A computed fold for a 446-nucleotide RNA from a Burkholderiales bacterium, annotated as Bacterial RNase P class A. The model forms 93% of the base pairs in the Rfam consensus. The coordinates come from a structure-prediction model, not an experiment, and the mean pLDDT is 78.
RNA sequence: GAAGCCGGCCGGACGGCCGCUGCAGUGCCUCGGCACGGUAGAGGAAAGUCCGGGCUCCGCAGGGCAGGGUGCUGGGUAACGCCCAGGCGCCGCGAGGCGACGGAAAGUGGCACAGAAAACAUACCGCCGAUGGCCCGUGCUCGGAAUCCGACGCGGGAUCAGGCAAGGGUGAAAAGGUGCGGUAAGAGCGCACCGCGGACGUGGUGACACGGCCGGCACGCCAAACCCCACCCGGAGCAACACCGCAUAGGCAGGCGUAGUGCUGCCGUGACCUCGAUCGCCCUCGGGCGAACAAUCGGUCGCGGCAGUGCCGGAGGGCGGCCCGUCCGAGCCUGCGGGUAGGUGGCUAGAGCCGCGGGGCAACUCGCGGCCCAGAUGAAUGGCCGUCCGGGAUGGGGCGCGAGCUCCAUCCUCGACAGAACCCGGCUUACAGGCUUGCUUCGCAA
Numbered sequence: 001g002a003a004g005c006c007g008g009c010c011g012g013a014c015g016g017c018c019g020c021u022g023c024a025g026u027g028c029c030u031c032g033g034c035a036c037g038g039u040a041g042a043g044g045a046a047a048g049u050c051c052g053g054g055c056u057c058c059g060c061a062g063g064g065c066a067g068g069g070u071g072c073u074g075g076g077u078a079a080c081g082c083c084c085a086g087g088c089g090c091c092g093c094g095a096g097g098c099g100a101c102g103g104a105a106a107g108u109g110g111c112a113c114a115g116a117a118a119a120c121a122u123a124c125c126g127c128c129g130a131u132g133g134c135c136c137g138u139g140c141u142c143g144g145a146a147u148c149c150g151a152c153g154c155g156g157g158a159u160c161a162g163g164c165a166a167g168g169g170u171g172a173a174a175a176g177g178u179g180c181g182g183u184a185a186g187a188g189c190g191c192a193c194c195g196c197g198g199a200c201g202u203g204g205u206g207a208c209a210c211g212g213c214c215g216g217c218a219c220g221c222c223a224a225a226c227c228c229c230a231c232c233c234g235g236a237g238c239a240a241c242a243c244c245g246c247a248u249a250g251g252c253a254g255g256c257g258u259a260g261u262g263c264u265g266c267c268g269u270g271a272c273c274u275c276g277a278u279c280g281c282c283c284u285c286g287g288g289c290g291a292a293c294a295a296u297c298g299g300u301c302g303c304g305g306c307a308g309u310g311c312c313g314g315a316g317g318g319c320g321g322c323c324c325g326u327c328c329g330a331g332c333c334u335g336c337g338g339g340u341a342g343g344u345g346g347c348u349a350g351a352g353c354c355g356c357g358g359g360g361c362a363a364c365u366c367g368c369g370g371c372c373c374a375g376a377u378g379a380a381u382g383g384c385c386g387u388c389c390g391g392g393a394u395g396g397g398g399c400g401c402g403a404g405c406u407c408c409a410u411c412c413u414c415g416a417c418a419g420a421a422c423c424c425g426g427c428u429u430a431c432a433g434g435c436u437u438g439c440u441u442c443g444c445a446a
Base pairs, nucleotide, nucleotide: 001442002441003440004439005438007436008435009434010433012388013387014386015385016384017383018382020041021040022039023038025036026035027034028033043417047428048427050426051425052424053423054422055237056236057235058234067233068232069231070230071229072086073085074084075083076082087101088099089098090097091096102228103227107226108225109222110221111220124168125167126164127163128162131161132160133159134157135156136155137154138153139152141151142150143149144148176194177193178192179191180190181189195217196215197214198213200211201210202209203208241345242344243343244342251336252335253334254333255332256331260311261310262309263308264307265306266305267304268303269302270301271300272299273298278291279290280289281288282287316328317327318326319325352371353370354369355368356367357366358365359364389415390414391412392411393410394409395408396407397406398405399404
């Protein structure tokens, strides 16, 4: 100097003017606000609401089932699926990075396509064909009279039976790997090393590592398939929850009122009446006469309803208040209780922040001292202007072989992501631009 790795930090500054919310102060005042000056006022993620906890209410003897979650080891913590340290595996030359990383010799199930075969193994090409046949050739061999046949021997073919799984090929994955021996060809068939399994020893808290011994190998992959094992988990959430309360409706209790009455008509219903009801007149008190020559339609009396009309009455309401008047008029008033609209608390002093010291590799923790650091609720924390800082673009000057560095001027609707809502610990995601500790690899120079 180039290329990287891992952490940490900032994420515009200052001023002026006009506003907003909280807090205490002063003044005014119709006691509920107003005014004045003061003071404080978003984040590293306030976000997603994914995980864990505090807090509140409900539930709960204890245990189990179901359901959900976590899953190498040790530690940290209020807790965690987070963090730290370590182990193992994979990736990177390296600094470092990544890993749902318990169990597949409990059981069930799956493994597309291709391929002979995807798990009780198997054989497409291929290799061999020792052994037993077949075919061909052959012989100082044997038998038969035989140039032929048979037997026996030798050589060949790869033709049948058979042997093999080394090589090829398929596949994400092929039944341990490499080498030597061995064989007809092969093969853990034998041996060495590696891998695998078993019990053991040593080291480590442990995950695990190392070592020699034994076993020829038995156990393909998938549990982010069911499942098994171990551990953890009650539900809902600040719109939780508590308090104050004069909305309205509904509930309970009490009070006032809705009334009363005459006549007529109609309807319904009940009773009595031709053995005379009821009413009227007469009378010698016994009765007589009339309505009554009364029954499909009658007479009389009572009760209820409706309509009309007369008399008397009506709480309360409307006409702005009161009186009068007028109109409407069957509901009105009071108390209790409930807790809606609304208000208050919860609510910001906390697993808090800073400094120093102790423990620990670290995460973290202990002690002492100091500090107070948003609290809105249609929801404050903003807007405009100026100067500067940083960035980008264009132009020009200087330095340098060059990449580039630096200075000046002008312009920029350039300064990101994003806005607390009960609080806290994490994770994840978003983010213009900039600063920086430590480390790695390579090049050059001394």
Its Rfam family is "Bacterial RNase P class A". The family's RNA type in Rfam is ribozyme.